[in-house]
Context: one part of a larger RNA
RNA sequence: GCCAACGAGUUACUCGUAUGUAGCUGGAUAAGUCUUUAAGAGACGGAUCCAUAGCGAAAGCAAGUCCGAAAUGGGCGAAAUUAUAGUUACAUGCGGUAGACGCGAAACUGUGUGAUCUAUUCAUGGCCAGGAUGAAGUAUCGGUAAAACGAUAUGGAGGUCCGAACUAGUGUGGGUUGAAAACCGCUUAGAUGAGCUGUGAAUAGGAGCGAAAGACCAAUCAAACUCAGAGAUAGCUCGUACUCCUCGAAAUAGCUUUAGGGCUAGCCUCGAGUAAUAGUAUAUCGGAGGUAGAGCACUAAUUGGGCUAGGGCCGUCACAACGGUACCAAACCCAGAUAAACUCCGAAUUCCGAUUAUAUGUUUCUCGGGAGUCAGGCAGUGGGGGAUAAGCUUCAUUGCCGAGAGGGAAAUAACCCAGACCACCAAUUAAGGUCCCCAAGUCCAUGUUAACAGACUAAGGAUGUUGAGUUGCUAAGACAACUAGGAUGUUGGCUUAGAAGCAGCCACUCAUUUAAAGAGUGCGUAAUAGCUCACUAGUCAAGCGACUCAGCGCCGAUAAUACUCGGGACUAAACAUGGCACCGAAAUUGUGGAAUUCCGCUUGCGGGAUUGGUAGAGGAGCAUUCUAUUUGCGACUGCGGUUAGAACGCAGGACCUUCGGGUCGAAGGUGUCAGGUGACUGAUGCUGGAGCGGAUAGAAAAGCAAAUGUUGGC
Numbered sequence: 001g002c003c004a005a006c007g008a009g010u011u012a013c014u015c016g017u018a019u020g021u022a023g024c025u026g027g028a029u030a031a032g033u034c035u036u037u038a039a040g041a042g043a044c045g046g047a048u049c050c051a052u053a054g055c056g057a058a059a060g061c062a063a064g065u066c067c068g069a070a071a072u073g074g075g076c077g078a079a080a081u082u083a084u085a086g087u088u089a090c091a092u093g094c095g096g097u098a099g100a101c102g103c104g105a106a107a108c109u110g111u112g113u114g115a116u117c118u119a120u121u122c123a124u125g126g127c128c129a130g131g132a133u134g135a136a137g138u139a140u141c142g143g144u145a146a147a148a149c150g151a152u153a154u155g156g157a158g159g160u161c162c163g164a165a166c167u168a169g170u171g172u173g174g175g176u177u178g179a180a181a182a183c184c185g186c187u188u189a190g191a192u193g194a195g196c197u198g199u200g201a202a203u204a205g206g207a208g209c210g211a212a213a214g215a216c217c218a219a220u221c222a223a224a225c226u227c228a229g230a231g232a233u234a235g236c237u238c239g240u241a242c243u244c245c246u247c248g249a250a251a252u253a254g255c256u257u258u259a260g261g262g263c264u265a266g267c268c269u270c271g272a273g274u275a276a277u278a279g280u281a282u283a284u285c286g287g288a289g290g291u292a293g294a295g296c297a298c299u300a301a302u303u304g305g306g307c308u309a310g311g312g313c314c315g316u317c318a319c320a321a322c323g324g325u326a327c328c329a330a331a332c333c334c335a336g337a338u339a340a341a342c343u344c345c346g347a348a349u350u351c352c353g354a355u356u357a358u359a360u361g362u363u364u365c366u367c368g369g370g371a372g373u374c375a376g377g378c379a380g381u382g383g384g385g386g387a388u389a390a391g392c393u394u395c396a397u398u399g400c401c402g403a404g405a406g407g408g409a410a411a412u413a414a415c416c417c418a419g420a421c422c423a424c425c426a427a428u429u430a431a432g433g434u435c436c437c438c439a440a441g442u443c444c445a446u447g448u449u450a451a452c453a454g455a456c457u458a459a460g461g462a463u464g465u466u467g468a469g470u471u472g473c474u475a476a477g478a479c480a481a482c483u484a485g486g487a488u489g490u491u492g493g494c495u496u497a498g499a500a501g502c503a504g505c506c507a508c509u510c511a512u513u514u515a516a517a518g519a520g521u522g523c524g525u526a527a528u529a530g531c532u533c534a535c536u537a538g539u540c541a542a543g544c545g546a547c548u549c550a551g552c553g554c555c556g557a558u559a560a561u562a563c564u565c566g567g568g569a570c571u572a573a574a575c576a577u578g579g580c581a582c583c584g585a586a587a588u589u590g591u592g593g594a595a596u597u598c599c600g601c602u603u604g605c606g607g608g609a610u611u612g613g614u615a616g617a618g619g620a621g622c623a624u625u626c627u628a629u630u631u632g633c634g635a636c637u638g639c640g641g642u643u644a645g646a647a648c649g650c651a652g653g654a655c656c657u658u659c660g661g662g663u664c665g666a667a668g669g670u671g672u673c674a675g676g677u678g679a680c681u682g683a684u685g686c687u688g689g690a691g692c693g694g695a696u697a698g699a700a701a702a703g704c705a706a707a708u709g710u711u712g713g714c
Base pairs, nucleotide, nucleotide: 001714002713003712004711005710006709011098012097013096015095016094017093018092019091020090021089022088023087024086026050027049028048032044033043034042035041036040054061055060064076065075066074067073101239102238104236108229109228110227112225113224119203120202121201122200123199124198125197126196127195128193130162131161132160133158137154138153139152140151141150142149166190167189168188171186172185173184174183205221208216242621243620244619245618246617247616252265253264254263255262256261266373267372268370269369270368271367272366273365278363279360280359281358282357283356284354285353286352287351288350293345294343295342299339300338303335304334305333306332308329310328311327312325313324314323315322316321376401377400378399379398380397381396382395383394384393385392406417407416408415421593422592423591424590426589427588428587432583433582434581435568436567437566441580443579444578445577446576447575448574454570460555461554464552465551466550467549468548469547470546471545472544473543481539482538483537484536485535487512488511489510492506493505494504518533522531523530594611595610596609597608598607599606600605601604622703624700625699626698627697628696629695630694631693632692633691636652637651638650639649640648653664654663655662656661668687669686670685671684672683673682674681675680
C1' cells in the first nucleotide's frame, strides 16, 4: 500500500419546550392492594401533579392587587370586539443532567515495584609481561680541627618514563531499512594508581546518588516504572458510513481576560397566522442634503502691480523737525490663484414621502421550531494609510468566486460570454474567432506599416514615412551645384609688447564706390598674411525652404545554453475603417422524457412557471438484523409401516428419453436479461449443498474510503 471484518449523535431521567398522533373535556393516577389463563392482563387506589385568578418580598387581599398618607397616577392582571383549552400517553426535533458523537494529550494525585543497568559507599577477594630512570638511606675513598662537601659503589623511591594484558574512547574510514537500538578497522590515552575488577551488601521517586554533565537511578529521567482515581480535561486537530427531491446562507454589528471561542441581532429553512392603500421595481410629483465640480463672498494660506499707515536705511541734523528710498510691509484697489477639517454657489446618483398607472403576486409583516455563519477573497468605482508601491492594508458600493459546471482569454477560483432537470450523430446565436495544428473567409473595399513591427516600457532623440494645415521664396528664374566678385576711408577708437573684421572694451556699427560686399559668420597668424561666409552677377532650369498638428513606424531596450506570437508559419495570416458570409456554449430553439409547484376543469388530463449548489433546514424512500401477526418456498409431499428414528413400499407433478430409464436443489457466489430517477429489486444459466422468503406493523449493536483508525491476511 491493497483486501476482509470491526469502527463514531447512543441510553437513562419524577427534567424542560415545540410539533404530530390518540384518549377524555377538566385530565392523569403513583406506591400499594385484589383477581387472573401469571416475564402478561384486568380491576381498585385521588395521596399527589397540571389546569381552573391574579397581584404582592410577604402577612395578605382578590377581578383586582402592589407602590403610597393619598390618586383622575403608574406596574402587573381581569373584563370587553376579532380572538381565547387543558391534560395524559406515545413518537419526533431541540435543550438540561449524566463520559453524552468517536479517538487523541502533555500533566495531577494515591498505593505499590525496582540499584542483576548505572551513581556513590561498605565488607571480602583477585589482577597489573617486559624494559627504562635511579630519590632518600647506607658503605668505601677523598676532604675537614670536626663538620659540611665531593667521588665511586650499594640501594630501589615515584598519582616517574616506554610498553603488553587490562581499562578508556582521541582522530578518521566504514556502518547508519547496520552483523550491532552505539558496532567494526586503523589510530590514540592511562597502564603501582584518586588504578582496574569478581562476589556479597547499603542508599528509592520531589526521594536517592552525583570529582556537577541536570548526569545516572534496568535500551525510560528538568522528577523512574506499575496499577488505580479515569471514559481526567482538551474554546484544539482529525474522523463521522445508503438514495432521491425542495429551498438555501454567512464570513457583518454590539458585548465579551474577547479576538482561530462564545451570546444576542442580521442573513437561511420549516410550520402557523394576518389579507391591506402589504412589499418591491419603473414612470410622475413634492421634499431632504452640501459630495463631484466650481468659486474666493467668510476662514486660512498666497503671487505680481498700484496706493499708502508703520518700521528700517541714507541725507540735512544739538533737540525738535524735514527730505529721499531699486528695503520690509498692515489696511485698501487691480489682476492671478490654493483648501479633508473654507463656501456666495452647486449637480448626477442616492434617500424619504405621495398619487395614479404598469409589472410581480405574499416576495412584506407577526408568532413559534431548527440551524449554520462571526479567518473571507478578487475585480470595477469612490476614499483613508503607504511612496496616488505591493497578489499591501482599511472602509463604502456593485459584481463574481466562495457554494458555479459550460464556451473564450494557450495553460489560469475571481476577467469576457453564459447560470448545467435528463436524452438527441438536430437548429440559431453570445464572447471569441474563420492559412495549418483547430470548427469556420487564404472574403470584399479603401488606406497605413517594412520595423519580423505586429509579438513588453518611459523621459528623451532623429531629413523614417503618410495625411492635413500655416507661412515665405519662385520664369522679373527661386533652391542646390558650378564660374566670378566679396572693395575703399581703415590697421574705426580704446586697450595692448602686438590687437590690422575675427583676445577684450566702446560706439545713433559711420560713410564711400558699387551688380554686391558686415567697422564682419567661422577657420587661421605672435601680429600681419591666407582660406571662407553673409551679400551680388552669370550658367542652369522648376519648384524650393521654415513651422504646426495627426497616423503608423525607428533608437532609447542588458538575466545569463536558441525557447519564441500557444506552435508552425505569415508582409498579411499585421494595423485602421466599412461591409457581407460562416464557425462557435450545458445560452436560446426543436423533439421526447422526468420531477416540483400553481391554476383550471370534464379527476386524469390541459396550461403556466420552475428544477447549479457548500454549511444548513425540510420532505420521501432503499437496504441490513431481530420481534409480532398472517401467508408461502425448498434436496420432495402424503399415507402405510415402526415404541421412535432410519430404511422400505404405495400414490401424485413436470422435463428429457436410445422407451430400458434418468433428472428435479434453500441461503450464498458468479454471469446475463428486465424493472426503478436512485439506494436497490425481480427472473434465469452455471456453481453451491440446507435452510429461506412475501405482506402489514414494531424495535434497532441499522449502511464506511478515509480517523499517521483497530485486528487479521497478502
Model confidence (mean pLDDT): 81 of 100. This is a predicted structure of a 714-nucleotide part of an RNA (large-subunit ribosomal RNA, domain II) from a soil metagenome. Its Rfam family is "Bacterial large subunit ribosomal RNA".